Small-subunit ribosomal RNA, 3' major domain from Candidatus Uhrbacteria bacterium CG_4_10_14_3_um_filter_41_21, 458 nucleotides, folded computationally. It matches the Rfam family "Bacterial small subunit ribosomal RNA". Its mean pLDDT, the model's own confidence on a scale to 100, is 83.
[in-house]
Context: one part of a larger RNA
RNA sequence: AGACGGGGACCCGCACAAGCGGUGGAUCAUGCGGUUUAAUUCGAUGAUACGCGAGGAACCUCACCCAGGCUCAACUACUGGCUGCAAGCUCUAGAGAUAGAGAAGCCUUAGAGGGUGCCAGAUAGGUGUUGCAUGGUCGUCGUCAGCUCGUGCCGUGAGGUGUACCCUUAAGUGGGGUAACGAGCGCAACCCUUGUCCAGUGUUGUACUUUCACUGGAGACUGCCCACGUAAGUGGGAGGAAGGCGGGGAUGACGUCAGAUCAGCAUGACCCUUACGUCUGGGGCAACACGCAUGAUACAAUGGCCGGUACAACGGGAAGCCAAACCGCGAGGUGGAGCAAAUCCCUUAAAACCGGUCUCAGUUCGAAUUGGAGUCUGAAACCCGACUCCAUGAAGUUGAAAUCGCUAGUAAAGGCGGAUCAUAACGCCGCCUUGAAUACGUUCUCGGGUCUUGUACU
Numbered sequence: 001a002g003a004c005g006g007g008g009a010c011c012c013g014c015a016c017a018a019g020c021g022g023u024g025g026a027u028c029a030u031g032c033g034g035u036u037u038a039a040u041u042c043g044a045u046g047a048u049a050c051g052c053g054a055g056g057a058a059c060c061u062c063a064c065c066c067a068g069g070c071u072c073a074a075c076u077a078c079u080g081g082c083u084g085c086a087a088g089c090u091c092u093a094g095a096g097a098u099a100g101a102g103a104a105g106c107c108u109u110a111g112a113g114g115g116u117g118c119c120a121g122a123u124a125g126g127u128g129u130u131g132c133a134u135g136g137u138c139g140u141c142g143u144c145a146g147c148u149c150g151u152g153c154c155g156u157g158a159g160g161u162g163u164a165c166c167c168u169u170a171a172g173u174g175g176g177g178u179a180a181c182g183a184g185c186g187c188a189a190c191c192c193u194u195g196u197c198c199a200g201u202g203u204u205g206u207a208c209u210u211u212c213a214c215u216g217g218a219g220a221c222u223g224c225c226c227a228c229g230u231a232a233g234u235g236g237g238a239g240g241a242a243g244g245c246g247g248g249g250a251u252g253a254c255g256u257c258a259g260a261u262c263a264g265c266a267u268g269a270c271c272c273u274u275a276c277g278u279c280u281g282g283g284g285c286a287a288c289a290c291g292c293a294u295g296a297u298a299c300a301a302u303g304g305c306c307g308g309u310a311c312a313a314c315g316g317g318a319a320g321c322c323a324a325a326c327c328g329c330g331a332g333g334u335g336g337a338g339c340a341a342a343u344c345c346c347u348u349a350a351a352a353c354c355g356g357u358c359u360c361a362g363u364u365c366g367a368a369u370u371g372g373a374g375u376c377u378g379a380a381a382c383c384c385g386a387c388u389c390c391a392u393g394a395a396g397u398u399g400a401a402a403u404c405g406c407u408a409g410u411a412a413a414g415g416c417g418g419a420u421c422a423u424a425a426c427g428c429c430g431c432c433u434u435g436a437a438u439a440c441g442u443u444c445u446c447g448g449g450u451c452u453u454g455u456a457c458u
Stems, first nucleotide, its partner, number of pairs: 001458002003455003007452007015442002019406005026297008034288002042053002064283007073123001078121005089102005106114003125272002128270003134266002136261003139257001141255001146185006152161003165176003191249004196218007221243001224237005299399001303358006315346003320339002325334003365396001370391007412434007
């Protein structure tokens, strides 16, 4: 100087408390461990792994296993030599890769050059190892308020001071004071968005005193008043759409964890080279006594079912979105209008509201599981897809110890859209609708900051 303390003082945070809803019990989905397996590819493992890489494993992906092939090779670029050869089409064999046969069959400036294939060679290739050799990127402490430098001063020196103290702030924010005076990276502001108003412009938008869209501007600064205070500022008030950072986002200091990633990419070294490369068929990543994590659905009457009726926003659309109409109980099919889209389509939002029914039951709750019949995508749904209809109708009556999220348009509840994507979300990323309760307070739990104290630790 640090680190640590079941030392002290002060301060903060959904940290506790006060509340609301969950998890832990049930079924299912997904991930992980374990076990199994020919293989169940690999990575991630307290917080900071476990709906994570993966924003989507039937083939492909693919790295794993079994089997069949190739060896200048599936791919890149170079040199030399040969080349009317190749690819594609048809047939045969085969699981296919591939092999064999057949028909057809190069371009040109006429120099030999180009294309294709073959041979030879330097070379390719590797999701093989090392994240403890690395770059880049990311997580975490933490959006915490800290981390430093120049000169000066103090100290033999490591180092200190500045940055301690008092007040204040969300803040090393600002003020006072001061052997310090200044400065940098952080904080804040500048950026985006949302809430109010004004002006302009406007079709594809508008029942027209301009909703809406776009562009530009105004507005908030403790500016005004009162109280307290030396000040910074704090408390209250006025006006105002908005008040003291208005709400949200982007933005993450010096560093820490030899944190994560060589499998996104790049890359040193090492290793493989008729194989650890590469092509193909099939299987596996989907197994299942069990344990954990994250979710979905419920256990019902603030509800289930039936009928009627109302109101969104964000988005997406050409190998696409797909209207009307017709067929089908339905998934869907037929159909073909419109739209490269403020025009057309996806697109009837659902909870809500009105009426009816059920009357507390393992039920008209709940939907797992299983049988049957189908639809769609796709060469192909057996392993192993999603959806529909009929039948079946399991567990579950609110969940032990323990534990999580959330302070306002938030929690909770309800639906909608998108990425990925041929098909395939209960996940993820967004959007709007309905819309609460509670916070006395900082003793305690956890994490953090400043000062101080102890130490046999560095």